């Protein structure tokens, strides 16, 4: 230098061919349960879907560029 793949909650990840409100597990907070802790149950907080631009009535999803991480080729 060229090619491919990843980037979504604190962590690990899902998200089907673009469509109503962006989700799960773990973790966190509160409450219940306990003598207390753990377990379990209920509720809750937490997101610029890496960033910018474009297409569209509508974008996490499609297109372009940028950043970053990994792999391959030279």
């Nucleotide at each position: 230098g060229g090619g491919c793949g990843g980037u979504u909650a604190g962590c690990u990840c899902a998200g089907u061919u673009g469509g109503u409100u962006a989700g799960a597990g773990c973790g966190c907070u509160a409450c219940g349960u306990u003598g207390a802790c753990a377990u379990c149950g209920u509720a809750g907080a937490g997101g610029u879907c890496a960033c910018a631009g474009g297409u569209u009535c509508g974008a996490a999803u499609c297109c372009u560029g940028u950043a970053u991480c990994g792999c391959c080729c030279a």